RNA sequence: AAUGGAGAGUUUGAUCCUGGCUCAGGAUGAACGCUAGCGGGAGGCUUAACACAUGCAAGCCGAGGGGUAAAUGGGAGCUUGCUUCCAUGAGACCGGCGUACGGGUGCGUAACGCGUAUGUAACUUACCUGUAUCAUUGGGAUAGCCCGGGGAAACCCGGAUUAAUACCGGAUAACAUAUCAUUUGGCAUCAGAUGGUAUUAAAAGUUAAGGCGGAUACAGAUAGACAUGCGUAGGAUUAGUUAGUUGGUAAGGUAACGGCUUACCAAGACGAUGAUCCUUAGGGGGCCUGAGAGGGUGAACCCCCACACUGGAACUGAGACACGGACCAGACUCCUACGGGAGGCAGCAGUGAGGAAUAUUGGACAAUGGGUGAGAGCCUGAUCCAGCCAUCCCGCGUGAAGGACGACAGCCCUAUGGGUUUUAAACUUCUUUAGUAUGGGAAUAAACCACAUUACGCGUAAUGUGUUGAAGGUACCAUAUCAAAAAGCAUCGGCUAACUCCGUGCCAGCAGCCGCGGUAAUACGGAGACUGCAAGCGUUACUCGGAAUUACUGGGCGUAAAGGGUGCGCAGGCGGUUUCGUAAGACAUGCGUGAAAUCCCCGGGCUUAACCUGGGAAUGGCGCCGGUGACUGCGAGACUGGAGUACGGCAGAGGGGGGUGGAAUUCCACGUGUAGCAGUGAAAUGCGUAGAGAUGUGGAGGAACACCGAUGGCGAAGGCAACCCCCUGGGCUGAUACUGACGCUCAAGCACGAAAGCGUGGGGAGCAAACAGGAUUAGAUACCCUGGUAGUCCACGCCCUAAACGAUGUCAACUAGUUGUUGGCAGGGUAAAACCUGUAAGUAACGAAGCUAACGCGGGAAGUUGACCGCCUGGGGAGUACGGCCGCAAGGUUAAAACUCAAAGGAAUUGACGGGGACCCGCACAAGCGGUGGAUGAUGUGGAUUAAUUCGAUGCAACGCGAAAAACCUUACCUGGUCUUGACAUGUCCGGGAGUCCUGAGAGAUUGGGAUGUGCCGCAAGGAACCGGAACACAGGUGCUGCAUGGCUGUCGUCAGCUCGUGUCGUGAGAUGUUGGGUUAAGUCCCGCAACGAGCGCAACCCCCGCGAUUAGUUGCUAACGGUUCGGCCGAGCGCUCUAAUCGGACUGCCUUCGUAAGGAGGAGGAAGGCGGGGACGACGUCAAGUCAUCAUGGCCCUUAUGCCCGGGGCGACACACGUGCUACAAUGGGAGGGACAACAAGACGCAAUGCCGCGAGGCGGAGCAAAUCUAUAAACCCUCUCUCAGUUCGGAUUGGAGUCUGCAACUCGACUCUAUGAAGCUGGAAUCGCUAGUAAUCGCGGAUCAGCCAUGCCGCGGUGAAUACGUUCCCGGGUCUUGUACUCACCGCCCGUCACACCAUGGGAGUUGAUUUCGCCCGAAGCCGGAAUACGAAAUUCGUUACCGUCCACGGCGGAAUCAGCGACUGGGGUGAAGUCGUAACAAGGCAACCGUAGGAGAACCUGCGGUUGGAUCACCUCCUUU
Repeated sequence: AAUGGAGAGUUUGAUCCUGGCUCAGGAUGAACGCUAGCGGGAGGCUUAACACAUGCAAGCCGAGGGGUAAAUGGGAGCUUGCUUCCAUGAGACCGGCGUACGGGUGCGUAACGCGUAUGUAACUUACCUGUAUCAUUGGGAUAGCCCGGGGAAACCCGGAUUAAUACCGGAUAACAUAUCAUUUGGCAUCAGAUGGUAUUAAAAGUUAAGGCGGAUACAGAUAGACAUGCGUAGGAUUAGUUAGUUGGUAAGGUAACGGCUUACCAAGACGAUGAUCCUUAGGGGGCCUGAGAGGGUGAACCCCCACACUGGAACUGAGACACGGACCAGACUCCUACGGGAGGCAGCAGUGAGGAAUAUUGGACAAUGGGUGAGAGCCUGAUCCAGCCAUCCCGCGUGAAGGACGACAGCCCUAUGGGUUUUAAACUUCUUUAGUAUGGGAAUAAACCACAUUACGCGUAAUGUGUUGAAGGUACCAUAUCAAAAAGCAUCGGCUAACUCCGUGCCAGCAGCCGCGGUAAUACGGAGACUGCAAGCGUUACUCGGAAUUACUGGGCGUAAAGGGUGCGCAGGCGGUUUCGUAAGACAUGCGUGAAAUCCCCGGGCUUAACCUGGGAAUGGCGCCGGUGACUGCGAGACUGGAGUACGGCAGAGGGGGGUGGAAUUCCACGUGUAGCAGUGAAAUGCGUAGAGAUGUGGAGGAACACCGAUGGCGAAGGCAACCCCCUGGGCUGAUACUGACGCUCAAGCACGAAAGCGUGGGGAGCAAACAGGAUUAGAUACCCUGGUAGUCCACGCCCUAAACGAUGUCAACUAGUUGUUGGCAGGGUAAAACCUGUAAGUAACGAAGCUAACGCGGGAAGUUGACCGCCUGGGGAGUACGGCCGCAAGGUUAAAACUCAAAGGAAUUGACGGGGACCCGCACAAGCGGUGGAUGAUGUGGAUUAAUUCGAUGCAACGCGAAAAACCUUACCUGGUCUUGACAUGUCCGGGAGUCCUGAGAGAUUGGGAUGUGCCGCAAGGAACCGGAACACAGGUGCUGCAUGGCUGUCGUCAGCUCGUGUCGUGAGAUGUUGGGUUAAGUCCCGCAACGAGCGCAACCCCCGCGAUUAGUUGCUAACGGUUCGGCCGAGCGCUCUAAUCGGACUGCCUUCGUAAGGAGGAGGAAGGCGGGGACGACGUCAAGUCAUCAUGGCCCUUAUGCCCGGGGCGACACACGUGCUACAAUGGGAGGGACAACAAGACGCAAUGCCGCGAGGCGGAGCAAAUCUAUAAACCCUCUCUCAGUUCGGAUUGGAGUCUGCAACUCGACUCUAUGAAGCUGGAAUCGCUAGUAAUCGCGGAUCAGCCAUGCCGCGGUGAAUACGUUCCCGGGUCUUGUACUCACCGCCCGUCACACCAUGGGAGUUGAUUUCGCCCGAAGCCGGAAUACGAAAUUCGUUACCGUCCACGGCGGAAUCAGCGACUGGGGUGAAGUCGUAACAAGGCAACCGUAGGAGAACCUGCGGUUGGAUCACCUCCUUU
């Protein structure tokens, strides 16, 4: 010395960026809501410059004058209550000063109005100060008063009379004014000095006096006037304006310059550095905000301006064109006797009106200031004070200390334990600001003035004494006294400090933004608690900030908004090297100014603060003097590097014109020749027997130029392609010479400018908008096909736009490398080439640094800099409307607003998706076998039905599912009948044993009667069960919500995936790891790699089966031995089988081979070989998947019912549709007879043998068995016989009859048996399912549930036992990588337009209404100016006034024009809306790639033609590059 800068929410699934919207802060002349104790200091109509009742706001002077009323005092007279005189003396009058200040307001004004700095040699200034001089002599009027008259009034008229510091003459007078002469200075007007000539003045006033006043001149001071530079709003959708206009001469006018005015002359003047016009606005000091720069603002205070009901014009005066003066006109209001008059609060109060909104009809001149006066004084709504208002700022208070049992309480919450309010209260002690009472009590007062004294110049000064306070008995002080009288408001989802309960149920409502509310709302409403601020608190409005969101400080333009389509180019901006000069810019010193107040700093005064106040600093600016000379400018000179010229060479689809050529298409003619051609996904329209197509020859005509041909060339861009000739522009390059900054960029302007389109005239082969036909389609105004007209081509003239793109303006300089290519040049090299090196100019690909939001750019920059131009500022509305300009038109260009949204957008990321791509897998397809779909019946579901047909499950992943058993029960449903502390639980009280048996009523629940009955434990008090009753807490609910939940489950899927730590990369979301190359069933393993590791999954560990071993042998087994009733039956044994526990075994271990490896192929051995077979096991997650009816559970609901009990019914119904299984349709079969072989299981409320009865179901009876002991005929199969292809000896439905069994009970509604009956069905349309080996297929057996059973279901068990897989193009599902995306609720996504309805703002619109401005003409008040009578005038008379006349002119009238605004039938598009209608245009290759321009067409999105773009996917090829 410096005091100074914060962000957040919201676009997304997430991210970064861009970008808007919103919030937190400050401020206010505020208002509104709720609330309110005190004081101090400020402030208080922002709206109607709207209208105003009433009062006051400017008077003073008798020491300028005449002269007085009432009253008082005094005197005189006398008639004693009258007259008169003197003094004092209001009001009025003449005169003087003031009224031009003070006070108000902000209409107008965009201007010398204001600010600042200058100038006046172009000026004025009453009162004040100073200096000098003068102040002489005359005059006649007039108001008042008096008399008379008119009028309603306002007021007016006449007569008589009078004064002045009123008025008018004469004299005097210069240092004044004018002019002349001389002289000095000056560019000039002019200034100074000297002299001459002419002209102009006053109050002999007043006072007792001092004194006060008067005149002239000069000077000062003060106050003004005029002029100038610079600064001081917006609009170009306002581009031209101006005739006193610009200048000159002369005159007039003014205080003064001046077109200020007039006459004449000239034709100028202003303007893109924004004139003119329109809109808005008083300006400044300052105030608010801000870090500042800025932005906003102009209340209060100060300065200036303007205005005073509206408009105009003047008078008086020192000063006005005058707020409380005058004249005229107008509008309005008031009075009136209708004849005529009066008025102007934007002064202070106050009233009405307007408005969201702003105060008392107060006190005082005590102070400060003003007017006047000699003065006392008077006047002063200026001012000082008071009143009202929380309007703002500041200060104080509403108590302080203690007090836990963390109190009994209350509110609220609760998990019921408690928590919280809460030391809060109560209670104890203390204090008293404020209040009340009492007492005291200011400062503000200095003076003027009066008196006295002192000094001197004698009128002033000083001193002393005295006098005066509205506020106000106020501030303040003291004493006494009571915790007493004193807290609210807002918020509590995030931003943003502060949380719970209840109510409500997308309702009511909230909301600043995001957003809350659809039954558990911290977001609504209430309550409690908390938080914030506090006599206030919130809300609203407005403003600055945040906003770097207009970017000077301090932004951008490849893709986010933004580079003009391209060039030339005047003005403008910028400009190479060097010398000299200059000093405009620039720099620094000094000087002047920048009013005061405010802000800041240091002090001071009110108890503090606000507030007031002293000093300082500051005031970024402007001006002046002299200085410096680097830089910029200017002037002069020089230079060559920038730029250009000359000369030589080079390449080229550069441009314009003329000519020529061949191939092909089409057409025409002729020949050959015969039935098709053409076209498509497939077709058809079309052409062809009248000879097409094909083929050959000849001809006509137009358009375009294959190959070469190329990220090759040229051009400013658009663009340019056969060949030759003519004309012509530019570029590159070489070496020398020349010019000497001549340059760069460019608003306006000019020129060029694809395609389409337009005009006129040609031309017309092919192609081809429109159009026609055929297809496709739900439709197809399209895509495809057949035709086809404008057009495409030429000439001339317009149009002027494109994704006119590198989405990248032009110029210049600098900044690593590498590679290709084009045309040069130089060097090397070669016989010539090729080739190599270098160089500048183009054109490409990578890439360092750097930049970028990222993508990417990277010497051709999007890097680092400089110069200039263009453009952007949220999305939509809209590149639209209106207006202007251009165009023949189409249209182009310039270019808004209302309204509406909180986003719109860029790049990149994770997913998902694609009628994108690559790879891989799966009974996914294919190859096979067997089914379903057809039939009958079974079962489940839908539907319909019903009193009820209880409920749930609904694509895969509901439908023989919950249900592993609906006749009653179950049961939840319906109908009817009952019960109400309840069928069930706990607690209290009372009673009783409990219970058992018999019996009446009833459908039963239920209800009545009778009989019998003394239990258990015990410390003997009682206790625990049980039954009945009573009252209340409560029970109860298969009632709702699976979208409040737990648990459990399904599914993708037994798919191979899903993640983490650390590290690394990336601003980040994220990526890497996990991708790649191989391999695997597998993210299985290997290799590589910025990754290294790890976890959940895979695999393995577990169970079963397959081989073996060990252990153990009953109920199992039986080899050997013995016995036997011949049956492992018995003794015996445990070798075998088996049982059931533990081990072993298999690991690509071994061999060969391929491979770097992992691993693969083959082989050996082995019971088993490459996961040996099967099971259990289900990652992160998805589906708001399923289940509140298994259970549990929050919340809600019911409580003589939605609970409980009972009888009966229903869940079993039946036109129909679907799913799943059964049985079949037969001979690989049916039937009959005989014969063989299992396993898993189950059994006491049971399984039941042998035996007897019955055709049979079954019955009688009961050995054995709580089981390796007892309880079972396995069937297919094999053998024999029969049937012989039929609706059958197939098939068995349906139905009649007769029975059996279970069970209180087989009607609704059981199973089984016998007998009779003998339906459909002869292998199943479209479509569809399962299965890859002990599998499919086929055969039987067992079990759960269960009295019985509707089981053909489900879960298990074993018997017999196949076929096929070339392969991965396709369908489905899944995995990995990649690509596009406008999807992320993730394609069942998103989304476009018409139409219909509602609302909103807006454009056009026949017109109509109003406002403003303007032009022309008419009229012409008052007034100034000019003229001016025969009128008037006492004085002054060469005079004055004035009627009247004229110029100018306000208001007014008529006509026209322009601009703005309102309304407007009808009409155009736009926006917003709930779940409307039609299609599906876009996003993926979006199913025809999209888009741009243009033209035509079409319900609509759109389609088509022509040209263009990539901001197109995919595949292939080419070229170039990178890496090795």
About this RNA:
This is a predicted structure of a 1524-nucleotide RNA (small-subunit ribosomal RNA) from an uncultured beta proteobacterium. Its mean pLDDT, the model's own confidence on a scale to 100, is 82. The RNAcentral record of the sequence draws on ENA and SILVA. It matches the Rfam family "Bacterial small subunit ribosomal RNA".